This is a predicted structure of a 73-nucleotide RNA (transfer RNA) from Closterium sp. NIES-68. It matches the Rfam family "tRNA". Rfam links the family to the GO term triplet codon-amino acid adaptor activity. The family's RNA type in Rfam is transfer RNA. The prediction has a mean pLDDT of 81. The organism belongs to Closterium peracerosum-strigosum-littorale complex, within Eukaryota.

[in-house]
RNA sequence: UUCGUUGUAGUCUAGUCGGUUAGGAUAUUCGGCUCCCACCCGAAAGACCCGGGUUCAAGUCUCGGUAUCGGAA
Numbered sequence: 001u002u003c004g005u006u007g008u009a010g011u012c013u014a015g016u017c018g019g020u021u022a023g024g025a026u027a028u029u030c031g032g033c034u035c036c037c038a039c040c041c042g043a044a045a046g047a048c049c050c051g052g053g054u055u056c057a058a059g060u061c062u063c064g065g066u067a068u069c070g071g072a073a
Base pairs, nucleotide, nucleotide: 001072002071003070004069006067007066010026011025012024013023019056028044029043030042031041032040049065050064051063052062053061
């Protein structure tokens, strides 16, 4: 330089053919339980890499950028 892959809560991850309130785990906070802690139970808050385009509607399609990983030269 070029080709391809993957970017979704602090971390890991699901999301099918574009349409339901973007779901789960873990961590965090609060409450319960306990003599206390832990475990366990309940609850809360927290995310679509950035910018355009298409569409009535985009996490999803498309273009550019960017980061990561891999291949080629």